[in-house]
Context: one part of a larger RNA
Molecule: small-subunit ribosomal RNA, 5' domain
Organism: uncultured Rubrivivax sp.
RNA sequence: GAUUGAACGCUGGCGGCAUGCUUUACACAUGCAAGUCGAACGGUAACAGGCCGCAAGGUGCUGACGAGUGGCGAACGGGUGAGUAAUGCAUCGGAACGUGCCCAGUCGUGGGGGAUAACGCAGCGAAAGCUGCGCUAAUACCGCAUACGAUCUGUGGAUGAAAGCGGGGGACCUUCGGGCCUCGCGCGAUUGGAGCGGCCGAUGUCAGAUUAGGUAGUUGGUGGGGUAAAGGCUCACCAAGCCGACGAUCUGUAGCUGGUCUGAGAGGACGACCAGCCACACUGGGACUGAGACACGGCCCAGACUCCUACGGGAGGCAGCAGUGGGGAAUUUUGGACAAUGGGCGCAAGCCUGAUCCAGCCAUGCCGCGUGCGGGAAGAAGGCCUUCGGGUUGUAAACCGCUUUUGUCAGGGAAGAAAAGCUCUGGGUUAAUACCCUGGGGUGCUGACGGCACCUGAAGAAUAAGCACCGGCUAACUACGUGCCAGCAGCCGCGGUAAUACGUAGGGUGCGAGCGUUAAUC
Repeated sequence: GAUUGAACGCUGGCGGCAUGCUUUACACAUGCAAGUCGAACGGUAACAGGCCGCAAGGUGCUGACGAGUGGCGAACGGGUGAGUAAUGCAUCGGAACGUGCCCAGUCGUGGGGGAUAACGCAGCGAAAGCUGCGCUAAUACCGCAUACGAUCUGUGGAUGAAAGCGGGGGACCUUCGGGCCUCGCGCGAUUGGAGCGGCCGAUGUCAGAUUAGGUAGUUGGUGGGGUAAAGGCUCACCAAGCCGACGAUCUGUAGCUGGUCUGAGAGGACGACCAGCCACACUGGGACUGAGACACGGCCCAGACUCCUACGGGAGGCAGCAGUGGGGAAUUUUGGACAAUGGGCGCAAGCCUGAUCCAGCCAUGCCGCGUGCGGGAAGAAGGCCUUCGGGUUGUAAACCGCUUUUGUCAGGGAAGAAAAGCUCUGGGUUAAUACCCUGGGGUGCUGACGGCACCUGAAGAAUAAGCACCGGCUAACUACGUGCCAGCAGCCGCGGUAAUACGUAGGGUGCGAGCGUUAAUC
């Protein structure tokens, strides 16, 4: 000099854009953060409507829908950095793998069965919750049939599948429910793809030798087992290997990278925010479900802690967003909205979304703007200094004229909104001018921010300057007070009666909504 996720002191007008627990991976009150689908199902607790009824009321009939069965999601998104020096990360390669949703292709989707929740009845418990009996549905569950692919194989053969739901409709049939046709969404088998993921190798990846030897599933083989998959991954047997001064092992420290800061560079230091990867989710262990987890807001066990209890027994996990206590020099609101972007579910309408977008707080940082402009000498008064002549503050003020950024008030006012929907028309599909899909034209709903930005107008200099320093380094000097005292100080050093170095004042210098100090890095 540059820099910072900074803090502290004094001061503080506005705006834009960013950042904001670096410490206790300490403990957490409260609310919210993952749901959705009635176009899978039986149904009807609530709301609205219809129908029946004189009324009480009844009726799932309709829109819808609590709870339940079922499907998909909950493995994403969000947080943190404890652990990890290599099961990690970065770069470059590899072969023995998996893959829900998505895309493309091929072949199917036939015919049956038995249950069970909800519900009803009865009962236990303080609660959490649970038990027995009975009824019922499905895209829940299980056989049978079939098998283009697929798997196994002794090449003869063997094994293994599925589910329906909704829209529309001219003939024909009908037990009047529908069948049937067609379109859409699904379902099963299989091939390929895309993206994603699992695994292996090479190279690189902090310090210590006051850590020199380490290792028995250890190193390799054979054969079983196991996995989606190679492999001591695991087991039996056999051999005795394997790593190491090119630093094994041990100890300490640490998430890694793109990058950030600094520097002419080489390098050094760091890894906040943003992005990629990894690890973790009260502590330790375990598996279940599933395409995917050994799963932050799932389960089980053990432990510590907290809470409820009728003492028998139960409940919990903010390193999600806010917020609280504590620690600390120190780090924000228990805000708004799903309008946009994205995600989950759904045919859709839509619902959910503390992701996200916004707003709030803080000069924490960067950038921009303002606190007025021009004129004005009797160089006013006052202050300070003085050799008492004067000098300086100083065109500074007063005073005259002008302007109105910002702020205040009033009026206007984009863009972030395109979809969806409605309608006309062309194409596809089809028996069909239904439905559905799709191209084009027209029309058109939706804004948290937001009384936004921006523009125009009104009044009025009105609403707005401080901080540090002035001995040398280092830009800037005098007076008074003090008297090795009080104090200053980054280094040299000042202060013991004339202190440009302490304190105050006048003046000056530097920077300026900041200025200094401290800490830290180059």